[in-house]
RNA sequence: AGAGUUUGAUCCUGGCUCAGGACGAACGCUGGCGGCGUGCCUAACACAUGCAAGUCGAGCGAGAAGUCAAUAACAGAUUUCUUCGGAAUGAAGUAAUUGGUGGAAAGCGGCGGACGGGUGAGUAACGCGUGAGUAACCUGCCUUCAAGAGGGGGACAACAGUUGGAAACGACUGCUAAUACCGCAUAACAUUGCGAAAUCGCAUGAUAACGCAAUCAAAGAUUUAUCGCUUGAAGAUGGACUCGCGUCCGAUUAGAUAGUUGGUGAGGUAACGGCUCACCAAGUCGACGAUCGGUAGCCGAACUGAGAGGUUGAUCGGCCACAUUGGGACUGAGACACGGCCCAGACUCCUACGGGAGGCAGCAGUGGGGGAUAUUGCGCAAUGGGGGCAACCCUGACGCAGCAACGCCGCGUGAAGGAAGAAGGUUUUCGGAUUGUAAACUUCUUUAAGUGUGGAAGAAGAUGACGGUACACACAGAAUAAGCCACGGCUAACUACGUGCCAGCAGCCGCGGUAAUACGUAGGUGGCGAGCGUUGUCCGGAUUUACUGGGUGUAAAGGGCGUGUAGGCGGGAUAGCAAGUCAGUCGUGAAAUACCACAGCUCAACUGUGGAGCUGCGAUUGAAACUGUUAUUCUUGAGUAUCGGAGAGGAAAGCGGAAUUCCCAGUGUAGCGGUGAAAUGCGUAGAUAUUGGGAGGAACACCGGUGGCGAAGGCGGCUUUCUGGACGACAACUGACGCUGAGGCGCGAAAGUGUGGGGAGCAAACAGGAUUAGAUACCCUGGUAGUCCACACCGUAAACGAUGGAUACUAGGUGUAGGAGGUAUCGACUCCUUCUGUGCCGCAGUAAACACAAUAAGUAUCCCACCUGGGGAGUACGACCGCAAGGUUGAAACUCAAAGGAAUUGACGGGGGCCCGCGCAAGCAGUGGAGUAUGUGGUUUAAUUCGAAGCAACGCGAAGAACCUUACCAGGUCUUGACAUGGGGAUGACCGCUCCAGAGAUGGAGUUUUCCUUCGGGACAUCCCACACAGGUGGUGCAUGGUUGUCGUCAGCUCGUGUCGUGAGAUGUUGGGUUAAGUCCCGCAACGAGCGCAACCCCUAUGGUUAGUUGAUACAUUCAGUUGAUCACUCUAGCCAGACUGCCGUUGACAAAACGGAGGAAGGUGGGGACGACGUCAAAUCAUCAUGCCCCUUAUGACCUGGGCUACACACGUACUACAAUGGCAGUCAUACAGAGGGAAGCGAUGUGGUGACACGGAGCAAAUCCCUAAAAGCUGUCCCAGUUCAGAUUGCAGGCUGCAACUCGCCUGCAUGAAGUCGGAAUUGCUAGUAAUCGCGGAUCAGCAUGCCGCGGUGAAUACGUUCCCGGGUCUUGCACACACCGCCCGU
Repeated sequence: AGAGUUUGAUCCUGGCUCAGGACGAACGCUGGCGGCGUGCCUAACACAUGCAAGUCGAGCGAGAAGUCAAUAACAGAUUUCUUCGGAAUGAAGUAAUUGGUGGAAAGCGGCGGACGGGUGAGUAACGCGUGAGUAACCUGCCUUCAAGAGGGGGACAACAGUUGGAAACGACUGCUAAUACCGCAUAACAUUGCGAAAUCGCAUGAUAACGCAAUCAAAGAUUUAUCGCUUGAAGAUGGACUCGCGUCCGAUUAGAUAGUUGGUGAGGUAACGGCUCACCAAGUCGACGAUCGGUAGCCGAACUGAGAGGUUGAUCGGCCACAUUGGGACUGAGACACGGCCCAGACUCCUACGGGAGGCAGCAGUGGGGGAUAUUGCGCAAUGGGGGCAACCCUGACGCAGCAACGCCGCGUGAAGGAAGAAGGUUUUCGGAUUGUAAACUUCUUUAAGUGUGGAAGAAGAUGACGGUACACACAGAAUAAGCCACGGCUAACUACGUGCCAGCAGCCGCGGUAAUACGUAGGUGGCGAGCGUUGUCCGGAUUUACUGGGUGUAAAGGGCGUGUAGGCGGGAUAGCAAGUCAGUCGUGAAAUACCACAGCUCAACUGUGGAGCUGCGAUUGAAACUGUUAUUCUUGAGUAUCGGAGAGGAAAGCGGAAUUCCCAGUGUAGCGGUGAAAUGCGUAGAUAUUGGGAGGAACACCGGUGGCGAAGGCGGCUUUCUGGACGACAACUGACGCUGAGGCGCGAAAGUGUGGGGAGCAAACAGGAUUAGAUACCCUGGUAGUCCACACCGUAAACGAUGGAUACUAGGUGUAGGAGGUAUCGACUCCUUCUGUGCCGCAGUAAACACAAUAAGUAUCCCACCUGGGGAGUACGACCGCAAGGUUGAAACUCAAAGGAAUUGACGGGGGCCCGCGCAAGCAGUGGAGUAUGUGGUUUAAUUCGAAGCAACGCGAAGAACCUUACCAGGUCUUGACAUGGGGAUGACCGCUCCAGAGAUGGAGUUUUCCUUCGGGACAUCCCACACAGGUGGUGCAUGGUUGUCGUCAGCUCGUGUCGUGAGAUGUUGGGUUAAGUCCCGCAACGAGCGCAACCCCUAUGGUUAGUUGAUACAUUCAGUUGAUCACUCUAGCCAGACUGCCGUUGACAAAACGGAGGAAGGUGGGGACGACGUCAAAUCAUCAUGCCCCUUAUGACCUGGGCUACACACGUACUACAAUGGCAGUCAUACAGAGGGAAGCGAUGUGGUGACACGGAGCAAAUCCCUAAAAGCUGUCCCAGUUCAGAUUGCAGGCUGCAACUCGCCUGCAUGAAGUCGGAAUUGCUAGUAAUCGCGGAUCAGCAUGCCGCGGUGAAUACGUUCCCGGGUCUUGCACACACCGCCCGU
């Protein structure tokens, strides 16, 4: 810092999306350690249990347990004596009394429970922030100062007794103490009242020497150190109140307010105050947003951002509010009080039913809610708080520990060496590549975790929860420790397989329909790393609300126009003030945070110290340029006056002619009218037409003009009256009086509405006739509202220059309208200058481009209005306006990734211009009807193999399916195979020949039997075996190569450099001529070039020359070019010549060229062929061939026999033969006249046989020699218009030929049979000259089989005015919402 996405491509506008950072987070996968932080965002939902506020005996009375002592009682251990009977001794112990000690629990009293801790429900507020003020206030404990504490009194708890109640809790009687309570005394620098010099303050006022009067105090304890008590003054701390400024959204909330606003008086308060009350007045707030509705604790700060901003208000800190909900006061220095009281509500619990108890938004914890948030832990050791003289007690504040990767920070999961580049995996073109120095292996280390030993600081004299913790040392061993996401582009990172618009992915664009780098898996790679992704939210990117920093002609966006209120902005000069502005100083802007420096934990996070900063607010001193303000002044802005001309400016009244219609009358007769064509309609009851007269309404031809006027809407015959504005000249007057203008007010086309008129024409609705599939339309005939007038509404238009108003400035040129001045001879023209309006062209500049360009969309200033993706929608709801129709204001849900502007290249148009083509026209012959042949569709079938499908498939692949071909079907067989290469073994052959079985493939038997050699062997062939593999006319022509068709033999298609354009692109290639042609010439910001065109190549038409065999013959000869001779001619085939608009004339631009002519065999590319630009159709072909991938592998491969490709209700294409007399048949073959081909497993002559197909036979010929080979149309005769002497299908019989084989399924011959058909509907094809038409001949394929195909010659026409129309094409231009490109796009139902 940007990127993707609208298009075929481009520029712009514009939205959507992404990359970054952050989090009190949650979810998925994974999870080693430590430090420091953080942890109910939801139900201010309900809470079991424990703890969270007590303390003081040095204020007071009373005093349990325990303990000590004493007394007497019980009891009797032990010891001593003993006569063994007992006696003495008398401990522990038990209970009692008394006195000490002790101090629990409760009580009176004091201080503290108003702090600390929690939460954010409420609150839009002086609540908070910031800065001031209180001369309108209070302040316990603490500090300082001054003064004091004398002497009395009476009670109430506790307690005792009686008594009520289940309990909670009381009631009565009696006793008692105090630092509890109450008088009295003393008392002022206290308070109140009165008087009062003096001083001060912004005002009310304040201070006050001095004097007088009134009122009010006290408590003791004690260890004798002290601690308390009372009054006053002051300080400090904490609070209270007031004010300036700031503090979210909504106007689809515009008016709100009665204690409301103010005053007087009183009450109340710590204090001011309508705080409360009585009375009086009627105010107060509000577009600078009152009131109302919604949302919300505020701030320091946090996140983000370059900043300005935007968002947030967890943790920490300040303030506020709240404590189950609502209300209330009491006590107190302080509360209207979280763990106090009273009342009411809801809820929970206890109950003896009469009554009671409770409040976790304290710390833990429970239920619930939720995507989601921890332990019913330890300790008062530290810090802090309460009480106390103190010891000390209390403290879920706090210090710590536990749980959670929730966040930040740090560390680790090893390090070095190590190529046979191991194995395995993946991939592969099979060679390899990659994983990868990665592993193994060798050497080494031990942080963290573990075990053991030692062991802190935190503490000032004692006291350590944390904690045997941090830390240190030792030990063992690489040992205990890596995942997550992504890999089509944005965005770093690619392959394989699977899947086959399925499954799925996706933040946006978009992937997936059989070769998916986008789905799933694997390998690999990239990123981050104890985390990684996803989701949610905020800022950023987004200059996409634009203060910094946007726009409004066409992309969204100028109000329809004016007038004018508030507001905003405002000309020159001088002087003052100092509000804005600028500068200095002072106060404040808490701490923490952030920044800089240094320092402490091993580093860091974290923490400490210092600094700077906190852009703000206030005060004060100064400056005076600018803005403001005050005063004076000026004239250029603005206005007024005077003079002058222009105008469809407005309102009203009157007048005029042309035309339409209607009425009356005349003339006149059968139609009129209307249309693409008609019909409805009018007309014999007299229309239309025409003449005359009359009625009525509406509109004003010509002039008339991108001419005029008006703010816009708009205004058009003429005259009169009333009236608004602009312009020019002049410079007399005023002296900034100006510009803009939210609301407001007014005007405002057409249509529409109301009332009353009017109504000729026109004409929604409506009716009828047409059109049409329909036609509620377009066309026609009628026709009502309306259109017109008056008055009143409506208030909208593409109300447009799609361009708000004002002012100033910034090259010109040329029209036009109105005025003024000058020049011109007075004058009319003309010319020059100037002002105002209205057009065109154009420079700079602007703009995305188009374009705008002094009438700006340029350069600036001021004010207003409006815009923020498309659709939903100018819709819904609400409000206001309207008689209604409707108008103004004006959303959201939902949905899409675009919608849009300008320009570019194409394609397209029942747009235009120019041009061409057998495209039409003019002609000739056909097809479409019949029969047959052939191909296709369809149907059938075991199979009827496959492909080709508008032109550009259909006598096409196939230049020839009886077997073969053959790919199809049935049956029978083979499995390393019918064919190729490689390994091993066997044999010496294989081949060939014979026989048997079989439909054959095949199987069996028999026979025959190599080469080289260094003798080791080798070569070759066949068979057998195993495996690699062969094989496939199986799929995909939408994976391909190659080849081909087509547009089209149409004249086009491009490039380099330059130039123009932001760019796609343009130019060149367009223009004027010309051509068959982008052919050529000229012009031109183009100059050149390439592929195409043409030419070069072949055939043909003329001549020359050379050469004459197999060809030819003027000579001789013969039956015969047969032979001699010759090469003149024809011919053959080599080389040349010839044609180039070269010559002449006319036209043309002096060009290119066109037209005519001459000469010439041929004349304007002479005729024909080959030759096919860039590209289009995913055109055709995987079945010519080649080939990727997929599929089959005892079969989708291979062999064989038979069948099929030849089927047949039907439909289509292409041909042949006909329908006849331009003909059929017969004769003649007078042996009339060709050309081009073919020939050895071939062509086959003469001859003979047969009616014939053909057979027998075999001369000649590898061919200018021989053969096919005879040409046919022609000529003569006959037939006489018929289903025929036309036509020949079909069928029967008899034959011929080829071939192993002619049944399915060949061709030919003879005899017989003799079908349809009498010229063909709609429609449609070919052809412009040696062409169409007609006639025969040859060849390829081929054993045989053409009506097909490819060639050859013979005879030999007609017509073309012309380019309007149909079809196709080229070029220029125009429109376009098309680009898969009109077979498009798209709308409605």

Model confidence (mean pLDDT): 85 of 100. A computed fold for a 1389-nucleotide RNA from an uncultured bacterium, annotated as small-subunit ribosomal RNA. Its Rfam family is "Bacterial small subunit ribosomal RNA".